[in-house]
RNA sequence: AUUUCAUGCAGAGUGGCUGAGGGACGAGCCCUAAGACGCCACGGCAACCGGACCCGGAUCAUACAUCUAGGCCGUCAGGUGCCAACUCUCGACCCGGAAGACGGGGAAACAUGAGAU
Numbered sequence: 001a002u003u004u005c006a007u008g009c010a011g012a013g014u015g016g017c018u019g020a021g022g023g024a025c026g027a028g029c030c031c032u033a034a035g036a037c038g039c040c041a042c043g044g045c046a047a048c049c050g051g052a053c054c055c056g057g058a059u060c061a062u063a064c065a066u067c068u069a070g071g072c073c074g075u076c077a078g079g080u081g082c083c084a085a086c087u088c089u090c091g092a093c094c095c096g097g098a099a100g101a102c103g104g105g106g107a108a109a110c111a112u113g114a115g116a117u
Stems, first nucleotide, its partner, number of pairs: 001117008013042005021031003025091004043083003047080003051076003054071002056068004087109001093105004
């Protein structure tokens, strides 16, 4: 980089450095010199992943030890991730609606995790 699967209505701060844009893209609408975005330190949240422990079972049996379905709606720390607004809203299609505004539905796109190439 490509691809498959899963998830995306919840949750999560304080300080320092820097200094102008940022929220993927387009259109909106927001955040932002009362300092956004980004970086660092400590802290936190909990989506996935692996590990250890605990419970249970089997072998053994005085036991140690080994193996193991399941319990992750059990515990602990760890690897990524995340810490404005529903993925901020819409964006192609279908349905409702008088055209529409608006509402609903699964997609597409994006992001994150795990696997594969």

A computed fold for a 117-nucleotide RNA from a Terriglobales bacterium, annotated as SAM riboswitch aptamer (S box leader). It was read from a public genome assembly, where an Rfam model found it. Its mean pLDDT, the model's own confidence on a scale to 100, is 79. The organism belongs to Terriglobales, within Bacteria. Of the family's consensus pairs, 94% are formed in the model.